[in-house]
RNA sequence: GGUGAUAUAGCUCAGCUGGCCAGAGCGCGCCGCUCAUAACGGCGAGGUCCCAAGUUCAAGUCUUGGUAUCACCA
Numbered sequence: 001g002g003u004g005a006u007a008u009a010g011c012u013c014a015g016c017u018g019g020c021c022a023g024a025g026c027g028c029g030c031c032g033c034u035c036a037u038a039a040c041g042g043c044g045a046g047g048u049c050c051c052a053a054g055u056u057c058a059a060g061u062c063u064u065g066g067u068a069u070c071a072c073c074a
Base pairs, nucleotide, nucleotide: 001073002072003071004070005069006068007067010026011025012024013023019057028044029043030042031041032040050066051065052064053063054062
């Protein structure tokens, strides 16, 4: 230098063929249970979906450019 993959909650990730208000597990807070702790159960908080532009009635999802990380080729 070239090609490809990945980027979504504090962490690990899902999200199909564009559609309603964006989710799970773990973690965190509160409550229940218990003599108590753990485990278990209930509730809750937490996200400009990497950045920008475009297409569309509508974009996490499609298109283009950029950034970062990883892999491969040279």
Transfer RNA from a Phototrophicaceae bacterium, 74 nucleotides, folded computationally. RNAcentral holds the sequence, with entries from ENA. The coordinates come from a structure-prediction model, not an experiment, and the mean pLDDT is 80.